[in-house]
Context: one part of a larger RNA
Molecule: small-subunit ribosomal RNA, 5' domain
Organism: uncultured bacterium
């Protein structure tokens, strides 16, 4: 000089866009952050709505209403996104460049081919015990796109066999023979030519959307490898699943991943082991530029989720708001036992120099579920606080010499503040008052002659933004002035108080200490500290 998630100190008027626990990955009161489908399935309470009985007129009580709701429950889908934090981790953890003849991918989409026939349960209800409670147990009922068993197998798996092709080898690809093996759900609407009946239902036809297998895609991902990016040698030797081999088991999948036998290997001075620090990167900052220093917000990877382990469901976790174990804590208990995990979002309490509201809304855009309406959604979109940053914008223009009082200094004539101010004009951003008002809307509902037409939906918000009314009316600090470094005089003070960033200042005329006056610089900001370049 620049930069900053900054903090402090004086000061503080607007707006717009950013941004805000850098510390204790301390420990949390309280609310919300993930559900969704009745168009899979049973049931279906209070309420509501229709009707019936009874009635002391209060009500009682039964039945229907299911294309009426809700809280539960089977069953799907989701819940492995999204958010959040940097504790580990010097790692294939990231970054790049490749490789997987060693993989896998729900839901999307593109093809093919199916979707037959059975069957037994089991929750929710109901009963019955136990418990303080959380809950557990046992009995009886019942469904389904739950689950189970047969059939069929285009193509897939397996093991054989032939016959082509490639490759450095193990091997892979193509075609082909006959043999094992392994599927499946319906739900909703629409029609009535055929079949059946209770004549507009049901087989059945057909539409959607689902399921089943199988082949490509796309996405997303696992595993591998070469390079690459801290400090310390006052860490010099490390390793026994270690290193390589055979078989075996395990994975989606190669592979000491794991086991058994076999061999005695493998790594280091091109720094193996150890220690100590640290998320890594796109990017930021600074420099002319190599370099340097950083990894806040944003994006991409990656580990974590009270500590520590484990597995389970799934297509996908070894799973923040799932299970199990153990452990510290904190609750709650009848002392037998039970509950909980803000490094989501807001809060609080603690820590600190320090960092916000227990706001609103799904209007947008994004995500789950659903045929759709719709539902959710602290993701987001928006307020709100804080000069925390950057931009911008205003706190007034023009006139105006008796150069006015007044302060300050004077050589006592004057000088200066200073056209500053007053006075007079003029403007109205801004701020207040009035009026008026969006764009951000795309769906999505009706109707359609299919081209279209109608109509609802906005948190923010009566805000931005427009017109309009009043009146200079509401709006200036801060540091500095000895020399670097732009800016000087008088008083006080007298090596004292005191200043200092360095040289230095102050011991009676101090431009350097404290006030005053003037003058310099920035200015809703100044200025100090702290950190980097």
């Nucleotide at each position: 000089g620049a930069g900053c998630g900054a903090a402090c100190g004086c000061u503080g008027g607007c707006g717009g866009c950013g941004u805000g626990c850098u510390u204790a990955a301390c420990a949390c009161a309280u609310g919300c952050a993930a559900g969704u489908c009745g168009a899979g399935g049973g049931a279906g309470a209070a309420c509501g709505a229709g009707g019936g009985g009874c009635u002391u007129c209060g009500g009682c009580u039964c039945c229907u209403u299911u294309a009426g709701u809700a809280a539960a429950c089977c069953g799907g889908c989701g819940c492995a996104c999204g958010g959040g934090u940097g504790a580990g981790u010097a790692a294939c953890a990231c970054g790049u460049a490749g490789g997987u003849a060693a993989c896998c991918u729900a839901c999307c989409u593109c093809g093919a081919a199916g979707a037959c026939c059975g069957g037994g349960a089991u929750a929710a209800c109901c009963u019955a015990u136990c418990g303080a409670a959380a809950g557990a147990u046992g009995g009886g009922c019942u469904a389904a796109u739950a689950c189970c068993g047969g059939a069929u197998a285009u193509g897939a798996c397996c093991a054989c066999g032939g016959g082509g092709g490639u490759g450095a080898c193990g091997g892979c690809c193509c075609c082909u023979g006959g043999g094992g093996u392994a599927a499946a759900a319906g739900a909703u609407g629409g029609c009535c030519u055929c079949u059946g009946c209770u004549u507009g239902c049901a087989a059945g036809c057909u539409a959607u959307c689902a399921c089943u297998u199988u082949g490509g895609g796309a996405u997303g991902g696992g595993c591998c490898u070469g390079c690459g990016g801290g400090c310390c040698a006052u860490u010099a030797g490390c390793u026994u699943g270690u290193u390589g081999g055979u078989g075996a088991g395990g994975u989606a999948a190669c592979g000491g991943c794991u086991c058994a036998c076999c061999a005695a290997g493998g790594c280091a001075a091109c720094g193996a082991u150890g220690g100590c620090u640290a998320g890594c990167u796109g990017g930021u900052c600074u420099g002319a530029g190599a370099g340097g220093a950083u990894g806040a917000u944003c994006a991409g990877c990656c580990a974590c989720a009270c500590u520590g382990g484990g597995a389970c469901u799934g297509a996908g976790a070894c799973a923040c708001g799932g299970c199990c174990c153990a452990g510290a804590c904190u609750c709650c208990u009848a002392c037998g036992g039970g509950a909980g995990g803000c490094a989501g979002c807001a809060g609080u309490g603690g820590g600190g120099a320090a960092u916000a509201u227990u706001g609103c809304g799904c209007a947008a855009u994004g995500g789950g579920g659903g045929a759709a309406a719709c539902c959710c959604u602290g993701a987001c979109g928006c307020a709100g606080c804080g000069a925390c940053g950057c931009c911008g914008c205003g706190u007034g223009g023009g006139u105006g010499a008796u150069g006015a009082a007044g302060g300050c200094c004077u050589u006592c004539g004057g000088g200066u503040c200073g056209u500053a101010a007053a006075c007079u004009u003029c403007u109205u951003u801004u701020a207040a008052g009035g009026g008026g008002a969006a764009a951000g809307a795309a769906u999505g509902a009706c109707c359609u002659u299919c081209g279209g037409g109608u109509u609802u939906u906005g948190a923010c918000g009566g805000u931005a933004c427009c017109c309009u009314u009043u009146g200079a009316a509401u709006a200036a600090g801060c540091c500095a002035c000895g020399g670097c470094u732009a800016a000087c005089u008088a008083c006080g003070u007298g090596c004292c108080a005191g200043c200092a960033g360095c040289c230095g200042c102050g011991g009676u005329a101090a431009u350097a200490c404290g006030u005053a006056g003037g003058u310099g610089g920035c200015a809703a900001g100044c200025g100090u500290u702290g950190u980097c370049c």